[in-house]
């Protein structure tokens, strides 16, 4: 400084719809098979616990891990 999806990250600065995106995986379309391309789909108690507020990934305190 960092810690969010199976992996790489975004969003925290300034609290607010319903937490997102690539890639992976899964179906299907297409093809003689397969890629590839497009479609749909699956995904998280935001590193643990406690505090502030109507409302916390997002502020405070602690604890843990990594560098």
């Nucleotide at each position: 400084g960092c810690g969010u999806a199976g992996c790489u990250c975004a969003g925290u600065c300034u609290g607010g719809c319903u937490a997102g995106a690539g890639c992976a995986c899964u179906g299907g379309u297409c093809u003689c098979c397969a890629a590839a391309a497009c479609c749909a789909g699956c995904g998280g108690u935001c590193g643990g616990g406690g505090g502030u507020u109507c409302g916390a990934a997002u502020c405070c305190c602690u604890c843990c891990g990594c560098u």